[in-house]
RNA sequence: CCCCAGGUAGCUCAGCCUGGUAGAGCUUCCGGCUGUAGACCGGACAGUCGCUGGUUCAAAUCCAGCCCUGGGGA
Numbered sequence: 001c002c003c004c005a006g007g008u009a010g011c012u013c014a015g016c017c018u019g020g021u022a023g024a025g026c027u028u029c030c031g032g033c034u035g036u037a038g039a040c041c042g043g044a045c046a047g048u049c050g051c052u053g054g055u056u057c058a059a060a061u062c063c064a065g066c067c068c069u070g071g072g073g074a
């Protein structure tokens, strides 16, 4: 220098192809249950969707550039 994969909640990830209300599990907190705790049940908190710009009525999603992580090639 070139190619590929990835970046979304505190953590692990889905959603992207085919644009249309941002989700699941775990963690944490509150409540129920229990003699207590755990397990179980209910609820809550939690996001500039890596950054900037473009297209569009509308972008996590499409396009361009850039940054970071991993892998491969020269």
Base pairs, nucleotide, nucleotide: 001073002072003071004070005069006068007067010026011025012024013023020057028044029043030042031041032040050066051065052064053063054062
The RNA shown here (transfer RNA) has 74 nucleotides and comes from a Thermoproteota archaeon. NCBI's taxonomy places the organism under Archaea, Thermoproteati, Thermoproteota. Its Rfam family is "tRNA". About the family: Transfer RNA (tRNA) molecules are approximately 80 nucleotides in length. The family's RNA type in Rfam is transfer RNA.